Context: one part of a larger RNA
Molecule: small-subunit ribosomal RNA, 5' domain
Organism: uncultured bacterium
RNA sequence: GGACGAACGCUGGCGGCGUGCCUAACACAUGCAAGUCGAGCGGGAAGUUCGGUUUAGAUUCCUUCGGGAUGACGAACCGGAUGGAGAGCGGCGGACGGGUGAGUAACGCGUGAGUAACCUGCCCUUUACUCGGGGAUAACACACCGAAAGGUGUGCUAAUACCCGAUGCACUGUAUUGUCUGCAUGGGCGAUACAGGAAAGAUUUAUUGGUAGAGGAUGGACUCGCGUCUGAUUAGCUAGUUGGUGAGGUAACGGCCCACCAAGGCGACGAUCAGUAGCCGAACUGAGAGGUUGAUCGGCCACAUUGGGACUGAGACACGGCCCAGACUCCUACGGGAGGCAGCAGUGGGGAAUAUUGCGCAAUGGGGGAAACCCUGACGCAGCAACGCCGCGUGAAGGAUGAAGGCCUUCGGGUUGUAAACUUUUGUCUUAUGGGAAGAAGAAGUGACGGUACCAUAGGAGGAAGCCACGGCUAACUACGUGCCAGCAGCCGCGGUAAUACGUAGGUGGCAAGCGUUGUCC
Repeated sequence: GGACGAACGCUGGCGGCGUGCCUAACACAUGCAAGUCGAGCGGGAAGUUCGGUUUAGAUUCCUUCGGGAUGACGAACCGGAUGGAGAGCGGCGGACGGGUGAGUAACGCGUGAGUAACCUGCCCUUUACUCGGGGAUAACACACCGAAAGGUGUGCUAAUACCCGAUGCACUGUAUUGUCUGCAUGGGCGAUACAGGAAAGAUUUAUUGGUAGAGGAUGGACUCGCGUCUGAUUAGCUAGUUGGUGAGGUAACGGCCCACCAAGGCGACGAUCAGUAGCCGAACUGAGAGGUUGAUCGGCCACAUUGGGACUGAGACACGGCCCAGACUCCUACGGGAGGCAGCAGUGGGGAAUAUUGCGCAAUGGGGGAAACCCUGACGCAGCAACGCCGCGUGAAGGAUGAAGGCCUUCGGGUUGUAAACUUUUGUCUUAUGGGAAGAAGAAGUGACGGUACCAUAGGAGGAAGCCACGGCUAACUACGUGCCAGCAGCCGCGGUAAUACGUAGGUGGCAAGCGUUGUCC
């Protein structure tokens, strides 16, 4: 000098774009953050409407004045139609998106290869098929247990839920075999035999689904070369350890797991142990080489109160799923239950320190749906903060009696200083009034932001400057006060009676909505 997710002191007008718990991966009140599909299924509340019955009965008519007939508007009940709430079965999605960096020195990451050892829902292309049958179960009803959470029994019912059969191309396995081919294990295309081997419908009749394959795309899995912090005041480490055979397991290779056999494997080219740490694209700095960092944005990884486990599924060993154990919190009728903000806000705590319990799905994107649409604290916006960068303003021109005041003075004057006053002028920002978007794609409609940006008109210099320094380094000096005191200080050093170094004032220098200080890096 540059930089910062900064903090602190003094000060503070506006706008644009960014950024904002670095500490306790500490604990969390409350609300919201993942649903959707009635064009898979059985059902069905409220409401509306129609009919009937009962009841009260306005009105009108008749009357022998006792009553009879009529029966509007109501109420209750029953039945039908419409309607479609909440719950349930089923499907898809809750493995994405969002958060955090605790762990991890590792094929975790980066980079380059490989899989003749692999999987892939939805999507695209393509081939063939979509036939027949069956038994349940939730919802619901009834009964019961429980304080609750919840549960039990009996009975009824549906499906694109479940099961069985047929067909059986493709496909899979085993055995035999033909042919082509590879760098090895082998691979491709076939043939024969045996065994296994599928489906689901819906409706508005035109679609859309379902099953089995082949290919693609996308996403993932695994393997290998190289690179990836510090310590030797850590020198030896290792028994599933290293290899083989066989069996198991996996989508798949493999001590991944197991039985047996062999005795290996790693290490001064640093094993093991210990400490520290998410890695990278990048960022900062530097002429570069290098050094430092890994906030925001993007890629990968890991984690979701702590530890363990699997289930479902194309995909998880699953943040807002399940089970077990631990700690903690809450409810309890003491028998037993409930919970997990490292999602968005917000609270307490910790800290030098870091924001609103906001608006909207209008846009972009995502999930479901044929669609309408619903959901979306992703996202788009707004709020707070000079936290950063950038831009603008606080006026401009003229103006000497060089006014007054302040300060200094050799008392002549000098300086503040064209600075002010004063004259002329402008209207950025501001204030008021009026108009008022683009962002909306795709015919119409659809905007949270927002009456915002922007535009027009009007008013008036009116509402808008501070901070640090002035001995040398280092740009900028005098007076007074103080008297080795009070104090300053980055280094050298100032202060003990004329201090340009302390404090104040005037003046001056520097930067400017900031200026200084502290911390960290180059």